Glycine riboswitch aptamer from Solirubrobacterales bacterium 70-9, 94 nucleotides, folded computationally. The coordinates come from a structure-prediction model, not an experiment, and the mean pLDDT is 79. Of the family's consensus pairs, 80% are formed in the model.
RNA sequence: UCACUCCGGGCGGGAGAGUGUGGGCGUUAAACCCCACCGCCGAAGGCGCAACCGGCCCCCGGAAACGCUCAGGCAAACGGACCGCACCGGUUAA
Numbered sequence: 001u002c003a004c005u006c007c008g009g010g011c012g013g014g015a016g017a018g019u020g021u022g023g024g025c026g027u028u029a030a031a032c033c034c035c036a037c038c039g040c041c042g043a044a045g046g047c048g049c050a051a052c053c054g055g056c057c058c059c060c061g062g063a064a065a066c067g068c069u070c071a072g073g074c075a076a077a078c079g080g081a082c083c084g085c086a087c088c089g090g091u092u093a094a
Base pairs, nucleotide, nucleotide: 006090007089008088009087010085011084012083013082018038020037021036022035023034024033039074040073041072045070046068047067048066052062053061054060055059
């Protein structure tokens, strides 16, 4: 100095499940919002006695897109694991 790796950002893609019922607020009428109840989803996060991996191995550690649904979500919007990028910043080999 540059590239790869890693972290963050930017851009693009990105699923699932009720515009549920009743009441309140509000409105021309709705929606949004609040409370209660029933049904559902899993791909923010979280948790797991969990596949799998490692070690000083019958114990300990790490841990998934698996499981649980606390949280979150079930028209659109927002969000969204993950994927892509010849973009930006940083970190860091040879």